[in-house]
Context: one part of a larger RNA
RNA sequence: CGUAAGAGCAUUGAGAGGAGCCUUCCCUAGUACGAGAGGACCGGGAAGGACGCACCGCUGGUGUACCUGUUAUCGUGCCAACGGUAUACGCAGGGUAGCCAUGUGCGGAGCGGAUAACCGCUGAAAGCAUCUAAGUGGGAAGCCCACCUCAAGAUGAGUGCUCUCACUGGGUUAGCCAGGUAAGGUCACGGGAAGAUUACCCGUUAAUAGAUGUCAGGUGGAAGUCCAGCAAUGGAUGUAGCCGAGGCACACUAACAGACCGAGGG
Numbered sequence: 001c002g003u004a005a006g007a008g009c010a011u012u013g014a015g016a017g018g019a020g021c022c023u024u025c026c027c028u029a030g031u032a033c034g035a036g037a038g039g040a041c042c043g044g045g046a047a048g049g050a051c052g053c054a055c056c057g058c059u060g061g062u063g064u065a066c067c068u069g070u071u072a073u074c075g076u077g078c079c080a081a082c083g084g085u086a087u088a089c090g091c092a093g094g095g096u097a098g099c100c101a102u103g104u105g106c107g108g109a110g111c112g113g114a115u116a117a118c119c120g121c122u123g124a125a126a127g128c129a130u131c132u133a134a135g136u137g138g139g140a141a142g143c144c145c146a147c148c149u150c151a152a153g154a155u156g157a158g159u160g161c162u163c164u165c166a167c168u169g170g171g172u173u174a175g176c177c178a179g180g181u182a183a184g185g186u187c188a189c190g191g192g193a194a195g196a197u198u199a200c201c202c203g204u205u206a207a208u209a210g211a212u213g214u215c216a217g218g219u220g221g222a223a224g225u226c227c228a229g230c231a232a233u234g235g236a237u238g239u240a241g242c243c244g245a246g247g248c249a250c251a252c253u254a255a256c257a258g259a260c261c262g263a264g265g266g
Base pairs, nucleotide, nucleotide: 001153005164006163007162008161009160010159011158015150016149017148018147021049022048023047024046025045026044027043033038051107052106053105054104055103059101060100061099062098066094067093068092069091070090071086072085073084074083075082076081110145112144113143118138119137120136121135165266167179168178169177170176184261185260186259187258188204189203190202191201192200208254209253210252212249213248214247215246217243218242219241224237225236226235227234228233
């Protein structure tokens, strides 16, 4: 911009993409078959590999400052307690959320259709024969559907429901121009398991973000004081102190103040 008014929500599916895999074992059955050796079709069941999608409850990884330990050195006057630097975590031990796989769940289902090679039935031309000429059946990981995803710019622009509307001025009276609006939308503002930007989604007086409280979870027993020891150190107070992203609660702070676009009964 179009979809012959302007919108919101929900849909149909032309069409497109994805998937489609394989192995072993057991039963049928040591049966059919075969002199024996060997050893099935059909059908049923159970494991597994690779691949794919999703997720983080479990097992783990990461988690650059969440907790702890610790060396050297500098600083806060000193002790104690802390802070800085030593790779753009000093080193080391752990680790929430998130993101992940090596972890977990699921998938490749059809006693649907039409067919290929091929196998048939009936059957003439051609008194026979012949799957074919008329007619008709079976038959593949392949084709069409079925399964998952996208999808009306499918210009062939579809469908349903709901919402808004007889405004103001100009005018050459045109199905015209301009303006302010309606439903609605955009910007703005607070944000997001959404994201490069954009887009998408939520909120804007309400639990949207932060703060605070509490809980989960992490670390692992704070400082101060007291006790034991000459001391290093250990113990008690005390599952302590501290804590990023998680759950819940709570308007304390900030979502204020606003601006613009957008039909005229088609």
A computed fold for a 266-nucleotide part of an RNA from Aedes aegypti, annotated as large-subunit ribosomal RNA, domain VI. The organism belongs to Stegomyia, within Eukaryota. The RNAcentral record of the full RNA draws on SILVA. It matches the Rfam family "Bacterial large subunit ribosomal RNA". Gene Ontology terms of the family: ribosome and structural constituent of ribosome. The prediction has a mean pLDDT of 89.